This is a predicted complex of two RNAs, RNase P RNA and transfer RNA, with 492 nucleotides together. Rfam match: Bacterial RNase P class A.
RNA sequence: UCAGCCGGCCGGACGGUCGCUGCCGGAACACUCGCGUCAAGGCGAGCGAUCCGGUGGAGGAAAGUCCGGGCUCCAUGGAGACACGGUGGCGGCUAACGGCCGCCGGGGGCGACCCCAGGGAAAGUGCAACAGAAAGCAAACCGCCGCGCCGGGGCAACCCGUCCGCGGUAAGGGUGAAAGGGUGCGGUAAGAGCGCACCGCGCGGCUGGCAACAGUCGUGGCAUGGCAAACCCCACCGGGAGCAAGACCAAAUAGGGGCGGCCGGAAGUGUGCGGCAACGCACGGCUUCGAGCCCGUCUUCAGGCCCGCCGCCCGGGUUGGUUGCUCGAGGCGCGGAGCAAUCCGCGUCCCAGAUGAAUGGCCGUCGCGGGAGGCAACUCCCAGACAGAACCCGGCUUACAGGCCGGCUGAUAUU
RNA sequence: CGGGGCAUAGCUCAGCCUGGUAGAGCGCCUGCUUUGGGAGCAGGAAGUCGCGAGUUCGAAUCCCGCUGCCCCGACCA
Numbered sequence: 001u002c003a004g005c006c007g008g009c010c011g012g013a014c015g016g017u018c019g020c021u022g023c024c025g026g027a028a029c030a031c032u033c034g035c036g037u038c039a040a041g042g043c044g045a046g047c048g049a050u051c052c053g054g055u056g057g058a059g060g061a062a063a064g065u066c067c068g069g070g071c072u073c074c075a076u077g078g079a080g081a082c083a084c085g086g087u088g089g090c091g092g093c094u095a096a097c098g099g100c101c102g103c104c105g106g107g108g109g110c111g112a113c114c115c116c117a118g119g120g121a122a123a124g125u126g127c128a129a130c131a132g133a134a135a136g137c138a139a140a141c142c143g144c145c146g147c148g149c150c151g152g153g154g155c156a157a158c159c160c161g162u163c164c165g166c167g168g169u170a171a172g173g174g175u176g177a178a179a180g181g182g183u184g185c186g187g188u189a190a191g192a193g194c195g196c197a198c199c200g201c202g203c204g205g206c207u208g209g210c211a212a213c214a215g216u217c218g219u220g221g222c223a224u225g226g227c228a229a230a231c232c233c234c235a236c237c238g239g240g241a242g243c244a245a246g247a248c249c250a251a252a253u254a255g256g257g258g259c260g261g262c263c264g265g266a267a268g269u270g271u272g273c274g275g276c277a278a279c280g281c282a283c284g285g286c287u288u289c290g291a292g293c294c295c296g297u298c299u300u301c302a303g304g305c306c307c308g309c310c311g312c313c314c315g316g317g318u319u320g321g322u323u324g325c326u327c328g329a330g331g332c333g334c335g336g337a338g339c340a341a342u343c344c345g346c347g348u349c350c351c352a353g354a355u356g357a358a359u360g361g362c363c364g365u366c367g368c369g370g371g372a373g374g375c376a377a378c379u380c381c382c383a384g385a386c387a388g389a390a391c392c393c394g395g396c397u398u399a400c401a402g403g404c405c406g407g408c409u410g411a412u413a414u415u
Numbered sequence: 416c417g418g419g420g421c422a423u424a425g426c427u428c429a430g431c432c433u434g435g436u437a438g439a440g441c442g443c444c445u446g447c448u449u450u451g452g453g454a455g456c457a458g459g460a461a462g463u464c465g466c467g468a469g470u471u472c473g474a475a476u477c478c479c480g481c482u483g484c485c486c487c488g489a490c491c492a
Stems, first nucleotide, its partner, number of pairs: 001411010012366007020057008029048001031046005059386001063397002066395005071242004076302007084238005089103005104118001105116004119233002124231002126227002141173002143169006150161004181199006200222001201220008246323004256314007265289005270283005292305003316491003330349008369382005416488007425441004435472001443459005465481003469477001
């Protein structure tokens, strides 16, 4: 100098002017309440709108809503089983996580470094189209080899050969994503873990490590090849809904109608109707017992509910206010522990709470980027992204003009 | 703001759960029939399965992330 890898950070600055919004203070005005007065003026408090001053006012992703929590309701809490869903190397961090850090194993790259849903296929079920002879307790199409039959040659021993038949063979060809360890030597009629060496694989021991795992020794000739982001098995985790959760106030309406579900079981009693009466019928009237309900289902324990409750549809009314609401696993600085994620201690700060929804517009100067002109100083023009809180946090993912800082790798050149 | 679903031929849909040739109806094109049209009969074409990565030998289908569209949810009684 060129090419590249990793990590962290910023997301224009200042000023003027015109606006929006939360909070605080002040001024004058209206209303309400209290005190005071014979009454009024007056004093104090609250509240409303106006004006003035001060102060705060979007993000790194506020987004997607993909995970995990806080918070609230389902009245509350506990135990077990089943179902459903999720996660998946090991150790650590964390409130928790599918997140993060470190390590292990596998893969890629010359390298810095990057990627991996990375448990189990000898528990079981299932799948593998087409092609191919054969696709899952393997298989003989071509080939190779042996034997037979037949033919030919030869005095003979024997040799050669098309088709066919029987048998051996997984080394070679061909099909396929995949053909039952790989390479080499021996061996054989030809072959084959048939034998041996190395590599791979399984099993067992020893050593190191908290562990995943690694190394090494012995052993088995190799049997159970792939798919679990197919069902499934193993281990672990998980109740549901969501601030339109939930609570309160105010206003208005027809405090309404229909259908359905749950248990309407027994006794007593009451009311209504019919009846001269006995009695019968009806009733979501009451009491007791029983039954039922308590949020995936079932069982169980403690406890609770039982002015009946719940669901759907039709019809009616309102389109208001307060609260939840922002101080929180919070930010910044310093010190310490740890390889790191992270944790601990001290100090300091308060940093949006809007509700058709504020956080903005214009102008000037400077700075960054691109283009044009100029030897240069400089001048002119253009562009400035992704996007926008809505209960709050921790992550992940996705979008993003441009820029800054730090560390590292490879190549080339010079010293 | 919160929750749920869908995307396959020009249109409406099936196939997806349980992976292997992408199908149906209407429409379109060609031919026959008819004087011509319609109807009918015979034949045919037409799809990056919304997009991008992943698992797998193989993805419309399974998994993940985007994009677009649709639906539901206020309170009182």
Model confidence (mean pLDDT): 77 of 100.